[in-house]
RNA sequence: GCCUCUUUAGCUCAGCUGGUAGAGCAACUGAUUUGUAAUCAGUAGGUCGCAGGUUCGAGUCCUGUUGGAGGCA
Numbered sequence: 001g002c003c004u005c006u007u008u009a010g011c012u013c014a015g016c017u018g019g020u021a022g023a024g025c026a027a028c029u030g031a032u033u034u035g036u037a038a039u040c041a042g043u044a045g046g047u048c049g050c051a052g053g054u055u056c057g058a059g060u061c062c063u064g065u066u067g068g069a070g071g072c073a
Base pairs, nucleotide, nucleotide: 001072002071003070004069005068006067010025011024012023013022019056027043028042029041030040031039049065050064051063052062053061
């Protein structure tokens, strides 16, 4: 230098053929307990890396680009 994969909640990751974004863990509140842990119920948390484009509508499609991983030379 070229190519491929990846970037979504605090962390690890889903998200189908484009139709209003989810799980587990963690956090917080409550119940339970003499108390803690565990368990159960609930709550909050996201401009979907960034900038454009297509579309009535984009996490998803297209272009460029940041960071990470790998390959070739």